[in-house]
Context: one part of a larger RNA
Molecule: small-subunit ribosomal RNA, 3' major domain
Organism: wood decay metagenome
RNA sequence: UGACGGGGGUCCGCACAAGCGGUGGAGCAUGUGGUUUAAUUCGAUGAUACGCGAGGAACCGUACCUGGGCUAGAAUGCCCUUGACAGUUUCAGAGAUGAGAUUUUCCGCAAGGACAAGGAGCAAGGUGCUGCAUGGCUGUCGUCAGCUCGUGCCGUGAGGUGUUGGGUUAAGUCCCGCAACGAGCGCAACCCCUAUUCUUAGUUGCCAGCAUGUCAUGGUGGGGACUCUAAGAAGACUGCCUGCGCAAGCAGAGAGGAAGGAGGGGAUGACGUCAAGUCAUCAUGGCCCUUACGCCCAGGGCUACACACGUGCUACAAUGGCGUAUACAAAGUGUUGCCAGCUGGUAACAGCGAGCCAAUCACAAAAAGUACGUCUCAGUUUCGGAUUGCAGGCUGCAACUCGCCUGCAUGAAGUUGGAAUCGCUAGUAAUCGUAUAUCAGCAAUGAUACGGUGAAUACGUUCCCGGACCUUGUACA
Numbered sequence: 001u002g003a004c005g006g007g008g009g010u011c012c013g014c015a016c017a018a019g020c021g022g023u024g025g026a027g028c029a030u031g032u033g034g035u036u037u038a039a040u041u042c043g044a045u046g047a048u049a050c051g052c053g054a055g056g057a058a059c060c061g062u063a064c065c066u067g068g069g070c071u072a073g074a075a076u077g078c079c080c081u082u083g084a085c086a087g088u089u090u091c092a093g094a095g096a097u098g099a100g101a102u103u104u105u106c107c108g109c110a111a112g113g114a115c116a117a118g119g120a121g122c123a124a125g126g127u128g129c130u131g132c133a134u135g136g137c138u139g140u141c142g143u144c145a146g147c148u149c150g151u152g153c154c155g156u157g158a159g160g161u162g163u164u165g166g167g168u169u170a171a172g173u174c175c176c177g178c179a180a181c182g183a184g185c186g187c188a189a190c191c192c193c194u195a196u197u198c199u200u201a202g203u204u205g206c207c208a209g210c211a212u213g214u215c216a217u218g219g220u221g222g223g224g225a226c227u228c229u230a231a232g233a234a235g236a237c238u239g240c241c242u243g244c245g246c247a248a249g250c251a252g253a254g255a256g257g258a259a260g261g262a263g264g265g266g267a268u269g270a271c272g273u274c275a276a277g278u279c280a281u282c283a284u285g286g287c288c289c290u291u292a293c294g295c296c297c298a299g300g301g302c303u304a305c306a307c308a309c310g311u312g313c314u315a316c317a318a319u320g321g322c323g324u325a326u327a328c329a330a331a332g333u334g335u336u337g338c339c340a341g342c343u344g345g346u347a348a349c350a351g352c353g354a355g356c357c358a359a360u361c362a363c364a365a366a367a368a369g370u371a372c373g374u375c376u377c378a379g380u381u382u383c384g385g386a387u388u389g390c391a392g393g394c395u396g397c398a399a400c401u402c403g404c405c406u407g408c409a410u411g412a413a414g415u416u417g418g419a420a421u422c423g424c425u426a427g428u429a430a431u432c433g434u435a436u437a438u439c440a441g442c443a444a445u446g447a448u449a450c451g452g453u454g455a456a457u458a459c460g461u462u463c464c465c466g467g468a469c470c471u472u473g474u475a476c477a
Stems, first nucleotide, its partner, number of pairs: 001477002003474003007471007015461002019424005026314008034305002042053002064300007077122002079119005087102006105114003125289002128287003134283002136278003139274001141272001146185006152161003165176003191266004196234007206223002210221003237260001240254001241252004316417001320375007332363003337356002341352004383414001388409007430453007
C1' cells in the first nucleotide's frame, strides 16, 4: 500500500422487511448429469453452465458410428498433352461410382483464347491438440462510482498528499474548508423511442361542414378542420413563490403546466478482476495426421432410459368449464409469397379464383371482456388432458427409426404441493391474446417484439446477501 475480520462508523441496492404471484408435489415439453450404446459428435459446469452455442437434428446440416469407395485428392493459380465436356439413355450397384450406346467442340485469317478431361510439380486438406502461446469477440463484479496523471509539497524509502474533512447528491454530483493547484478516463449531458403543443405537407391515411349514391361501406365529387402519418420547432431550467441553509441544496396535496425536480424507457459498461468463456464463427503461433486424424457415399446416431437436477407449459376448477351472440388493439410480415370470395369436406385441408411488390390488397379471428343459456362442488365432474387405438390431411425424393395437423374413440396422474427457494415497487406484478426471425415442413410450451385488462405493499434498516467510503487490528501478500 492492499486484502481480510463471526472489528467500528456512514450509506446504498426487490438485500431484508411489507405485499402479490410462482418454483419445489402431478402430467408433459426442453436442457444437463448419469447410465446405456457401434455411435449416442463437440463445447458451456457456483454466482457468471443446464429452453446455453442451436433464431428450426427425417436426408442435408454432421463434426459421431457401421459399411462401401478415392489418394495431388472436393476448391484456385501457373506448366504440358488431348479435343471434347456437358446432355440424352441402357446395365450393375444401397449410393458414391463403374461399364456401354448416342450426340459432339466454340471464337479467330493466324498466333492464340474459351471450356473440359488427363499428367507432373509448387501446393492442398484436418470441426485434430493446446483459450495455460494468442488476436478478435463475450460474460461477470456493475451503470457500481470509482480509477489515474502532470507539477508542487511531505517522507531515507515503499509511498502519501490531491481523492481526506464538514455538508449535499442517483453520482469523485456540487458547495465550503484544506499544501496543494490543475487535468484525464468514468458520472451527467450530447443520440433514439415515448408523454404535450405548434408549423409544414395531405396519398394509399382522415371525413367536421357541403353535395351525391347505396340494403350497407369515405363508395364518389370535394375538403385539410379532426385523427393519423413524418420532417421541423417549442417545452422543464429548482426558472417563479414560501420556509430552512454561509453555500451547494432540501421540503411544500405552492403556483403555472401535458409533463416537476433525472417525467418514463433504451443505447451507452472507466482502470481492472476471475491464467473466466470461446483454437467448433473467424483469424492465428507451436505440435500432430498425410493411401489418412483428409475426401465422397448409403444407412444409422445426435430423439436411447432403472434414475437425479435446472428451466418452462398445462392443470388440479364455479373469480370456473361449455354453447350461442357481440365489442375494442398495437406492432409486424407477404411475389419460390400473403391469399379475399365461392364450392366440397364435421375438420385438418382441397378445388376454382379476385386483389396486392402493399398507410391501397391479404395474413386477420384479437383474446381476456360483455349479454344470455347450461353445469352445481363430484376424481364414475360438462374439471383435467396424459396415454393409446382407428380413420384421414399437409410438407417433402423420402415421415419406420424420427414431423406437424384434423376427426372419432380412450380418459392416466393431479383436490394447491415437505425442507427449501425465485421474480416483481406502476402501466410494474399478475393475467389475456397478437406478430416476427429461423423455416419445404416442424417437435415453439422456446426466443425476441407488440398491445389489452390491470393490482397489493414499502413501518423501517435490527437481521441475511452484495456493494461504496472512512477508520481500526493482523503472525496474510